Transfer RNA from a bacterium, 77 nucleotides, folded computationally. Its Rfam family is "tRNA". The family's RNA type in Rfam is transfer RNA. RNAcentral records the identical sequence in 2 taxa.
This record gives sequence, C1' cells and structure tokens, in this order.
RNA sequence: GGCGAUGUAGCUCAGUUGGUUAGAGCAGUGGAAUCAUAAUCCAAAGGUCCGGAGUUCAAGUCUCUGCAUCGCCACCA
Repeated sequence: GGCGAUGUAGCUCAGUUGGUUAGAGCAGUGGAAUCAUAAUCCAAAGGUCCGGAGUUCAAGUCUCUGCAUCGCCACCA
C1' cells in the first nucleotide's frame, strides 16, 4: 500500500427484509431472606448505537467519508 471483518450499557454480546418502548447475561446499586455472610430471589438504574454527512415519512440497520482494533496479502530494508 491492497482486501476483508469488527465498533451497541462498566464488561461479553444479540438486534431477522429499514418500522410497533434499543435488549440479554455478568458486574455494580437498593431490597427480601438468614443469627450473619455467600449462594438464591425481587427491583430500579445505566445508551449521543465509534465520529461526520447523505437517502428516507422513518436509520443501530442502507450509501459515502474519517477514526480505532483485528486478520490476510503485497512491498521495502
């Protein structure tokens, strides 16, 4: 340099052909239970869906561009 994949909650991830509240598990917080702790059970909270632009009545999802990480290939020394 070329090609490709990935980017969504603190972490690991789902999100179907663009549409009806943006979700799960874990962690953390509050509560129940227990003599107490852990395990267990209940509840609430937590999101600029990597940035920007575009298409559309409507974008996490499609298009363009940038950034980051990873993989493959090539090149140089």